[in-house]
RNA sequence: GCCCCUAUAGCUCAGCUGGUAGAGCAGCGGUUUUGUAAACCGAAGGUCGCGGGUUCAAAUCCUGCUGGGGGCACCA
Numbered sequence: 001g002c003c004c005c006u007a008u009a010g011c012u013c014a015g016c017u018g019g020u021a022g023a024g025c026a027g028c029g030g031u032u033u034u035g036u037a038a039a040c041c042g043a044a045g046g047u048c049g050c051g052g053g054u055u056c057a058a059a060u061c062c063u064g065c066u067g068g069g070g071g072c073a074c075c076a
Base pairs, nucleotide, nucleotide: 001072002071003070004069005068006067007066010025011024012023013022019056028042029041030040031039049065050064051063052062053061
């Protein structure tokens, strides 16, 4: 330098053919217990990496950039 994959909640990850952003765990509140843990119930938590474009509508499609991973080439 070229190619491919990837970026979504604090963490690990879903999200189909563009149409209300989700789960588990963690944390918080409650029930239970003498108390803690476990179990059960509930609520909360998001500029979907950043910019631009297409569209009535974008996490999703197109494009540029950035971070991470992998492959190839170059380098004696």
Description: The RNA shown here (transfer RNA) has 76 nucleotides and comes from Hypericibacter adhaerens. The RNAcentral record of the sequence draws on ENA and MGnify. Model confidence (mean pLDDT): 80 of 100. It matches the Rfam family "tRNA". The source organism's lineage runs through Bacteria, Pseudomonadati, Rhodospirillales, Dongiaceae and Hypericibacter.